Small-subunit ribosomal RNA from an uncultured rumen bacterium, 1503 nucleotides, folded computationally.

RNA sequence: AGAGUUUGAUCCUGGCUCAGGACGAACGCUGGCGGCACGCUUAACACAUGCAAGUCGAACGGAGUUGGAGGAGCUUGCUCUUUCAACUUAGUGGCGGACGGGUGAGUAACACGUGAGCAACCUACCUUCAAGCGGGGAAUAAUGGAGGGAAACUUCCACUAAUACCCCAUAAGAUAGUAUUUCCGCAUAGAGAAGCUAUCAAAGAUUUAUUGUUUGAAGAUGGGCUCGCGUCCGAUUAGCCAGUUGGUGAGGUAACGGCCCACCAGAGCGACGAUCGGUAGCCGUACUGAGAGGUAGAACGGCCACAUUGGGACUGAGACACGGCCCAGACUCCUACGGGAGGCAGCAGUGGGGAAUAUUGCACAAUGGAGGAAACUCUGAUGCAGCGAUGCCGCGUGAGGGAAGAAGGUUUUCGGAUUGUAAACCUCUGUAGUACGGGACGAAAGAAAUGACGGUACCGUACAAGAAAGCUCCGGCUAACUACGUGCCAGCAGCCGCGGUAAUACGUAGGGAGCGAGCGUUGUCCGGAAUUACUGGGUGUAAAGGGAGAGUAGGCGGGAAUUCAAGUUAGGUGUGAAAGGUGCGGGCUCAACCCACAAACUGCACUUAAAACUGAGUUUCUUGAGAGAUGAAGAGGCAGGCGGAAUUCCCGGUGUAGCGGUGAAAUGCGUAGAUAUCGGGAGGAACAUCGGUGGCGAAGGCGGCCUGCUGGGCAUCAACUGACGCUGAGGCUCGAAAGCGUGGGGAGCAAACAGGAUUAGAUACCCUGGUAGUCCACGCUGUAAACGAUGAUCACUAGGUGUGGGGGGAUUGACCCCUUCCGUGCCGGAGUAAACACAAUAAGUGAUCCACCUGGGGAGUACGGCCGCAAGGCUGAAACUCAAAGGAAUUGACGGGGGCCCGCACAAGCAGUGGAGUAUGUGGUUUAAUUCGAAGCAACGCGAAGAACCUUACCGGGUCUUGACAUCGUGCGCAUAACUAAGAGAUUAGUGAAGUCCUACGGGACGCACAGACAGGUGGUGCAUGGUUGUCGUCAGCUCGUGUCGUGAGAUGUUGGGUUAAGUCCCGCAACGAGCGCAACCCUUAUGAUCAGUUGCUACGCAAGAGCACUCUGAUAAGACUGCCGUUGACAAAACGGAGGAAGGUGGGGAUGACGUCAAAUCAUCAUGCCCCUUAUGACCCGGGCAACACACGUACUACAAUGGCGCAAACAGAGGGAAGCGAAGCCGCGAGGCGGAGCAAAACCCCAAAAUGCGUCUCAGUUCGGAUUGCAGGCUGCAACUCGCCUGCAUGAAGUCGGAAUUGCUAGUAAUCGCAGAUCAGCAUGCUGCGGUGAAUACGUUCCCGGGCCUUGUACACACCGCCCGUCACACCAUGGGAGUCGGUAACACCCGAAGCCGGUAGUCUGACCGCAAGGAGGACGCCGUCGAAGGUGGGAUCGAUGACUGGGGUGAAGUCGUAACAAGGUAGCCGUAUCGGAAGGUGCGGCUGGAUCACCUCCUU
Repeated sequence: AGAGUUUGAUCCUGGCUCAGGACGAACGCUGGCGGCACGCUUAACACAUGCAAGUCGAACGGAGUUGGAGGAGCUUGCUCUUUCAACUUAGUGGCGGACGGGUGAGUAACACGUGAGCAACCUACCUUCAAGCGGGGAAUAAUGGAGGGAAACUUCCACUAAUACCCCAUAAGAUAGUAUUUCCGCAUAGAGAAGCUAUCAAAGAUUUAUUGUUUGAAGAUGGGCUCGCGUCCGAUUAGCCAGUUGGUGAGGUAACGGCCCACCAGAGCGACGAUCGGUAGCCGUACUGAGAGGUAGAACGGCCACAUUGGGACUGAGACACGGCCCAGACUCCUACGGGAGGCAGCAGUGGGGAAUAUUGCACAAUGGAGGAAACUCUGAUGCAGCGAUGCCGCGUGAGGGAAGAAGGUUUUCGGAUUGUAAACCUCUGUAGUACGGGACGAAAGAAAUGACGGUACCGUACAAGAAAGCUCCGGCUAACUACGUGCCAGCAGCCGCGGUAAUACGUAGGGAGCGAGCGUUGUCCGGAAUUACUGGGUGUAAAGGGAGAGUAGGCGGGAAUUCAAGUUAGGUGUGAAAGGUGCGGGCUCAACCCACAAACUGCACUUAAAACUGAGUUUCUUGAGAGAUGAAGAGGCAGGCGGAAUUCCCGGUGUAGCGGUGAAAUGCGUAGAUAUCGGGAGGAACAUCGGUGGCGAAGGCGGCCUGCUGGGCAUCAACUGACGCUGAGGCUCGAAAGCGUGGGGAGCAAACAGGAUUAGAUACCCUGGUAGUCCACGCUGUAAACGAUGAUCACUAGGUGUGGGGGGAUUGACCCCUUCCGUGCCGGAGUAAACACAAUAAGUGAUCCACCUGGGGAGUACGGCCGCAAGGCUGAAACUCAAAGGAAUUGACGGGGGCCCGCACAAGCAGUGGAGUAUGUGGUUUAAUUCGAAGCAACGCGAAGAACCUUACCGGGUCUUGACAUCGUGCGCAUAACUAAGAGAUUAGUGAAGUCCUACGGGACGCACAGACAGGUGGUGCAUGGUUGUCGUCAGCUCGUGUCGUGAGAUGUUGGGUUAAGUCCCGCAACGAGCGCAACCCUUAUGAUCAGUUGCUACGCAAGAGCACUCUGAUAAGACUGCCGUUGACAAAACGGAGGAAGGUGGGGAUGACGUCAAAUCAUCAUGCCCCUUAUGACCCGGGCAACACACGUACUACAAUGGCGCAAACAGAGGGAAGCGAAGCCGCGAGGCGGAGCAAAACCCCAAAAUGCGUCUCAGUUCGGAUUGCAGGCUGCAACUCGCCUGCAUGAAGUCGGAAUUGCUAGUAAUCGCAGAUCAGCAUGCUGCGGUGAAUACGUUCCCGGGCCUUGUACACACCGCCCGUCACACCAUGGGAGUCGGUAACACCCGAAGCCGGUAGUCUGACCGCAAGGAGGACGCCGUCGAAGGUGGGAUCGAUGACUGGGGUGAAGUCGUAACAAGGUAGCCGUAUCGGAAGGUGCGGCUGGAUCACCUCCUU
């Protein structure tokens, strides 16, 4: 520090996810030792038991125990008693129980933090100073006695002490009052001095040293109160408050204060967020982060609050009191039912809750606390130990050597590789452990004594490698790979995503990587995230500029001078606790941990100073702004009036059968006279041309003409004011269309509606009608794609060119030219931007203010509130769900987009197919089997160039199991033929002739037998493959190197202008070159030449012979290249015409098939991975099947006839084939054919006859057409023609009279027509492959159909239009809104009741101290009354939650249903607002937008 993930790829925006660190953690697996820390985050839930606050006898009187010394009684070891000493301590009294310890419920607050203040306060114990301690008195617990009660406890009588209580005296520098005076401050006021008046003290103990006590002053410590600043979320909480805000007076308090009360006034708080609701102890600090920040507030430390819930006071220096009291509530316990007792959020511990958190331990030795004079006592504070890998830190599980690279495991291409120096083995060491020995620091004072931990840490010796390694991961991110199993199953997963038979992603194993006494997972926080942006983001199109304006608060603000010093800056002072963190040292063997010092703590307050900037005050200026004068432009607004054209209607005339409407029609109108036309009239609405990216307005918007009223802007001038400015939350005003209310108006148009069409349907598009509405007036609504999708203002930053308004210069001048201000367009540089683009009218560079955004969906929805008559508007969530959604641009593909071009693509023609019969292939059906494959073009006379057996893969039956076939081992040898018998055959049994080949003599070939390795498979997978093939397509394309452009994908080249069959060539050009394709080179054909000629040919009458001119054969070179001429073209390429030529513009034909597409075809040609079968899915045999037959389709043949049939006659090919072959002549047969066998391994012989042609006849008919079907008789091949061959003769004589929708081929030696040959093959051809004969018609042309190429455009497609995708409905699940209600919580309010208690009153009862001679009084207590007052009760609302029949939409889900709305002009351009209608997407009306394609026109711009 980044990475993964949207796409075919790219850049951007943007979310999601990961790698890091941390934890009071938990869970899973595992677990050796030690040190230091930490350990109920949940139920502030309930608690058994023990302990956690006592102490002082030197305050007091008793009581008890023991001992001593006496005394009395006697029972002589007991009782009683006196005194002394020691010890114990229930009670009175003092001090302490307000500290220490726990917890975080409450609290959004002066609670906390920080800094100030108290002239408004208190402070026991402690310290210092000053001054005292005199004299009296009355009680009371304990105790004794008498009662009550179960108990807790309590009543009465009697006695007694004090450092308990009371009175008097003495008092001051105390308190209060009063008057005088000095000083000072901060308003009230404060301090000091010296007076007067009034009031108020005390306690002793012990035994001599102290100590206690009283008053006052001061200090220290601890508290109380006040204030500035800071301190969470919500505005879907906007108004709150009656002791409320202030005053006066009284009360109360330690003290100020509405703290409380009476009266008076009517204040106080709040958008700088009051009130209300939710949440929360705050801080030092901790985690994270570069920092700024964000999050947290465990342990340790400071503060606060609380102590079962609520209320209350008492005591006290201090409490409204955790281990005190009273009352009320809930709960628990005891009870004799009458009453009582209790409070672990102290330490342990228990139950419960929970994912989860420890011992009912030891000690006061240390540190600290309480009491005491002290000894000492108490101390679950504390110090220690125990449990827990909970965290941090340290150590170990051995070290060195050791290759036969052992065995075993895994894997393998079988060679090996790997585990791996790892182990074994040898040498050594000793952390932990065990045993033994030694043994601390912590202990300080003052000599001694004193250690829970602990015989612990540590040290020494001995023993033995012995006790001690796991966890996670290995597709990418992210370090680490193989095998097997599984087969979209089981499973994994943080994100992307793996798994459908070869899974580095699941599970296991081997190996590897990482960390290591731990490792993973889960959860939470920060980081990465610049993803809330202060540091440090954005808003034209990605989310995001308010519809627009004037303006309030607020924010910001021109030049000069001067003063102040709030901000600002600098210095100083105080504070910022300690711990923590940082630096540097030190101590535990190191570290964690601990100690010391330093800096720092960025803050706050005070103070001194400065005056540049901001601010405040004053003075001043004119350039911002305004005002004034003059002038011109304009659909700016409102009101009134006027005008013509057109539509419609009415009246009348003319006139007659149609009009109207559409793609075509129909509905509709019309003989009751329409449409058309003329004249007259009515009425409403809108204003053609001018008209213009022209004008005006803030926006919405504004268009005939005239008048009136009125707003704004612009230019010029520079005599006025003097910063008066900019922006603008809330509020206010304006605001298209649609819509609403009331009243008018209503010509045209036109939602809804009706009808007609279209259609599968058509709630639409089209047509005919038509109502609201559109218009006016007055109100309301307040929204639009209210758009430049671009807030307002100011300043600055190259140009060019139009246009509207004004001014200036020049000019004779209105033209033209130059210049300037304001507006409005286009192009363009820098710059900006993700790109597109923007570019002085900025989306550039700066400044100010406002508004808005933070992933998609849910959703602009729900709820709440405000507004509205309603429709609805404004504000505006969450649950849940997804890993994307999106912007711009790129390459393709596609378009019922465009342009250009080509092709038998259409058109023009010819012949067909589709109808019939037959052949053949396919589907389907059937079957024991009808083997398998091929499936639009590009399967279907295809694999198959030939299924009777064989083939053959299928079926039935019969057989074989190392096998029908291959290799290896051992043994034996003779292979093998023929014959007999059984059998359907395979096979089995038997007889058995002859006696093999090669040899280097070892053997081998070959055969038989045996054993196992193995054979075998037309079994599966063409979606694991090789090879081969089809197709687009013989279409003209497909790419690369370097360079250049672009952030990039990519582009350029390859586009453009011409041209071509062609990316063929030329020209131009940021391209220059090159490759695969095209073309050419190859074969064939067309011409002549040369050479060669037999089997060919013949000028010789025939033959022989001769010859090679001709025909022909085959070899060689030639020939054609737009080469020549002319025209056109750009002087090019080329095109057109012509000459010559056998042939003319690639002459005709063939072979030749670029990069690639279709997971195209083939595992059944072959090869092959993996899987499967192995007495069978292999092998052999016989028979059957592949040939079935209601049907459907493809491809052919033959026809339907006269361009023909039949009969007769004669001539002319080419190319092939032939030895298990072709087979002549001759003879026989009607014929197929038979007999026959010449010749020929072929320019020689044979197949071999060509046919169409010519002549005659038939005369339009189911025929002298047609030949299917069937019968009989034959022929051929072959072991064998039944299933199931071909051919012949005779007989039979079906459909069919030119073929619906639709559809195919062909552009010249072609179509059509005619025959011939060959492969396969024993036989079997209407098929296939070739060959020649005869031999046409037509092409204007490219509008349309199909296919293709190039350019361009749109796209929401990229599996690429067979794409994508919307909504209803149906089903399942999930969360959520409404809902008659029901239940519960919370905080207030009103009223009732009113405990304890303080306060006040009262005088019923009682009353020791004081007063009084007494009566009595003062004072007090109880009682009673009153105010206040917790809990409780009642009530109506508020708010939050749970639940609810039913209901609304939403989301998700596998291949459900209906349609086709959107994306291309998406087939009616789409979208926005509104209204209305419809199963649904949606349709239509009105207004708006371009984020619409295409074509044309206008205008502008560029060159």
The coordinates come from a structure-prediction model, not an experiment, and the mean pLDDT is 82. Its Rfam family is "Bacterial small subunit ribosomal RNA".